[in-house]
RNA sequence: AGCCCCUCACGCGGCGCUAUCUCGCUGAACUCCCCCAGGGCCGGAAGGCAGCAAGGGUAGGUGAGCUCUGGUGGGUGCGUGAGGGGCCCUC
Numbered sequence: 001a002g003c004c005c006c007u008c009a010c011g012c013g014g015c016g017c018u019a020u021c022u023c024g025c026u027g028a029a030c031u032c033c034c035c036c037a038g039g040g041c042c043g044g045a046a047g048g049c050a051g052c053a054a055g056g057g058u059a060g061g062u063g064a065g066c067u068c069u070g071g072u073g074g075g076u077g078c079g080u081g082a083g084g085g086g087c088c089c090u091c
Base pairs, nucleotide, nucleotide: 002087003086004085005084006083007082008081009080010079011078012077013076015073016072017071018070019069021065022064023063024062025061026060032057033056034055040049041048042047
């Protein structure tokens, strides 16, 4: 100097699991948000105010999934670096 093996770290990838990711259902039955027909209140009127139901959404709950995102794991692939060991050759 060359080759091989082992360990560790890092990077990229693959696979599995999982959720604060994705989708469905439910949905504030202690008092969530938006929009508020009718009705109510103020006003001479124009108009304004609060706001039930219906409708829409969020938190929460629940089921499924890994396409995205995040987390996590390995008798996982490649690369880089460090350490250890072996073989061979030369002096």

Overview
RNAcentral holds the sequence, with entries from ENA. The RNA shown here (Bacterial small signal recognition particle RNA) has 91 nucleotides and comes from Streptomyces mimosae. The model forms 96% of the base pairs in the Rfam consensus. It is recorded under the gene name ffs. RNAcentral records the identical sequence in 2 taxa. Its mean pLDDT, the model's own confidence on a scale to 100, is 77.